[in-house]
Context: one part of a larger RNA
RNA sequence: GUCUGCGAGUUACUGUCUGUGGCAGCUUAAGCCAUUCAUGGCGAAAGCGGAGCGAAAGCGAGUCAGAAUAUGGCGACAAGUUGCAGGCAGUAGACCCGAAGCGGGUGUGAUCUACCCAUGAUCAGGAUGCAGCGCAGAUAAAACUGCGUGAAGGUCCGAACCGAUGGACGUUGAAAAGUCCCCGGAUGAAUUGUGGGUAGGAGCGAAAGACUAAUCAAACCCCGUGAUAGCUGGUUCUCCCCGAAAUAGCUUGAGGGCUAGCCUCGUGUGUUUGGUCAUGGAGGUAGAGCUCUGGAUGAAUAAGGGCUCGUAACUGGGUACCGAAUUCAAUCAAACUUCGAAUGCCAUGACUUUUAGCACGGGAGUCAGUCGGCGAGGGAUAAGCUUCGUCGGCGAAAGGCAAACAUGCCAGAUCAACAGCUAAGGUGCCAAAAUCCACCGCAGUGGUAAGGAUGUCAAAGAACGUUAACAAUGAGGAUGUUGGCUUAGAGGCAGCCAUCAUUUAAACAGUGCGUAAUAGCUGACUCAUCGAGUUCUUCGGCGCCGAAAAUGAUUGGCGAUCAGGUGGAUACCGAAGCUUUGAAAACUCAUUUAUGAGUUUGGUAGGGGAGCAUUGCUUGGGCAUUGAAGAGGUGCUGGAAGGCACUUUGGAGCGCAAGCAAGUGAGAAUGCAGAC
Numbered sequence: 001g002u003c004u005g006c007g008a009g010u011u012a013c014u015g016u017c018u019g020u021g022g023c024a025g026c027u028u029a030a031g032c033c034a035u036u037c038a039u040g041g042c043g044a045a046a047g048c049g050g051a052g053c054g055a056a057a058g059c060g061a062g063u064c065a066g067a068a069u070a071u072g073g074c075g076a077c078a079a080g081u082u083g084c085a086g087g088c089a090g091u092a093g094a095c096c097c098g099a100a101g102c103g104g105g106u107g108u109g110a111u112c113u114a115c116c117c118a119u120g121a122u123c124a125g126g127a128u129g130c131a132g133c134g135c136a137g138a139u140a141a142a143a144c145u146g147c148g149u150g151a152a153g154g155u156c157c158g159a160a161c162c163g164a165u166g167g168a169c170g171u172u173g174a175a176a177a178g179u180c181c182c183c184g185g186a187u188g189a190a191u192u193g194u195g196g197g198u199a200g201g202a203g204c205g206a207a208a209g210a211c212u213a214a215u216c217a218a219a220c221c222c223c224g225u226g227a228u229a230g231c232u233g234g235u236u237c238u239c240c241c242c243g244a245a246a247u248a249g250c251u252u253g254a255g256g257g258c259u260a261g262c263c264u265c266g267u268g269u270g271u272u273u274g275g276u277c278a279u280g281g282a283g284g285u286a287g288a289g290c291u292c293u294g295g296a297u298g299a300a301u302a303a304g305g306g307c308u309c310g311u312a313a314c315u316g317g318g319u320a321c322c323g324a325a326u327u328c329a330a331u332c333a334a335a336c337u338u339c340g341a342a343u344g345c346c347a348u349g350a351c352u353u354u355u356a357g358c359a360c361g362g363g364a365g366u367c368a369g370u371c372g373g374c375g376a377g378g379g380a381u382a383a384g385c386u387u388c389g390u391c392g393g394c395g396a397a398a399g400g401c402a403a404a405c406a407u408g409c410c411a412g413a414u415c416a417a418c419a420g421c422u423a424a425g426g427u428g429c430c431a432a433a434a435u436c437c438a439c440c441g442c443a444g445u446g447g448u449a450a451g452g453a454u455g456u457c458a459a460a461g462a463a464c465g466u467u468a469a470c471a472a473u474g475a476g477g478a479u480g481u482u483g484g485c486u487u488a489g490a491g492g493c494a495g496c497c498a499u500c501a502u503u504u505a506a507a508c509a510g511u512g513c514g515u516a517a518u519a520g521c522u523g524a525c526u527c528a529u530c531g532a533g534u535u536c537u538u539c540g541g542c543g544c545c546g547a548a549a550a551u552g553a554u555u556g557g558c559g560a561u562c563a564g565g566u567g568g569a570u571a572c573c574g575a576a577g578c579u580u581u582g583a584a585a586a587c588u589c590a591u592u593u594a595u596g597a598g599u600u601u602g603g604u605a606g607g608g609g610a611g612c613a614u615u616g617c618u619u620g621g622g623c624a625u626u627g628a629a630g631a632g633g634u635g636c637u638g639g640a641a642g643g644c645a646c647u648u649u650g651g652a653g654c655g656c657a658a659g660c661a662a663g664u665g666a667g668a669a670u671g672c673a674g675a676c
Stems, first nucleotide, its partner, number of pairs: 001676006011092013025048003031042004052059002062074004095234002098231001102224004107220002114198009123188001125157003128153001132149006161185003166181004200216001202212002237611006247260005261366002263363007272356001274352008287339001288337002293333003297329004304322002306319004369394010399410003414583004419579003425573003428558003434570001436568005451545002455542003459538006472529005478502003483497003508523001512521002584601008612665001614662007622654002630649008
């Protein structure tokens, strides 16, 4: 892991509600009697009901509060009671499994390990050479020095032995702590054998909360014990009807509860509900505005102040400084409003093939939500962010589209069909359906932004133009004059001032380059050549640049210059939508008692309804050695759980009908046991 078996809402009592019986007041309990052993009878002690109100005395269809006859509270004006069955609640282990833990025990443990007691044992070899002593030297004698001797030491090196520093291997190991290499101690606070002692809030501890039998911040075993678990997991057959919530308030509350909200079932009510239209209302949002409250800008005016002039002092003069208030202009506001919608909300009426609503009672689940659109707060007008409001989805919704894709778009799956029409979205091929029309785009743009640009198309406007424009080419572009000033110089061209006049077709007291200053080049301006459009502005469409990432690239792919974009026309494809045909079920309404019409039948938590199967019991009626149950196989059949027949095996019991009672249905619980 698979297979087989086992495996979870039970039982008792009490309460409450529903269904269904008995009686009308209901019922017995213990016990007694009888008996065919199943039960029948007796038995009102007691319980519930029959009257309530008040704290009570008490009064009583009333009573209490009250001075009250007012007024108000609770009552009266509803029939109960007792069985059985079911739903739910409470008390019990209370649907099942699961802690870490807490307590009790003259329970078990020191064969492991910690420390201790008694008695034994062990430590190759080598090195160093304390004290003391001897001899010699030395001294007045000593001290002292040298040479020997000697053999001390938690001394040195290093095996056994004890240990465990680093590393490798091992990691379903050879091993639930090892092996190998290296390493520490190795006469000592050494190591070790045997026997013995100390124990669970206790021992023992050169102290690590270490160790006390692979268990230690309180051992192990048994018991309280089915501890408790607001937590996790699991909870077993079928079909039908309806179908949520992830919110509010409170909570030692926040992943739990309680009440309400939302779901379901029953009873009652009977259009009260939903939708549309009409009419009448309340309101201060969007917008707008500046009357108020505040903000902020400019101007005018101006109290006051600064600076400055001035005075012996008091006045006073100037001011291109600041400036309250006021006025004007133009503005801003969630906590501003002289104004002010659309929606929404309330009410009344009408209509409506539709939708439900409300009250009481039984049963729930839900209290982690999430995405999208719109309106807002927080944040950075960030987040697949967060908090509200409102609508739609997902949740609990399958199908089609978006390449794939809970939440986007379309659309809500009772079942069947090798029938049809459409939605969103599509119609070159992959791949069902158009290789339609006009225009645009050349970037594979489509299939990234701000910003930038003589890309290109279209529109509007302005200016110039056969009295010749724009561009190009040829020619001219002069004179007073080097204008004046300034300056070393200033000659069109550093700077300042002025910017005239003449000749002209035209020519600036000069547009730019240039020079030290001149010179030189060029432009404005003019003529000629040429011969028809040229230049500018604005707005719009589509393109261009902007464009850098790590394994090979993606509009889904291929590929396409349309099969890209815009506009238009007509077809077609396209879903579980709609239609057609058949079938089933539920509800409503009609007739009428089985038909007709209409509507409905996605679904998690959850409520309600109807059934199938298993084991046993009762009654009835059956089957079976001419082969029961069980098992293998085949076939038939029912809307499902399922049922039936045949055949093989098997070898002795077993169905059916109507009831009753449950150890009543397995795929999941890191489920339990066994087999492989």
Molecule: large-subunit ribosomal RNA, domain II
Organism: soil metagenome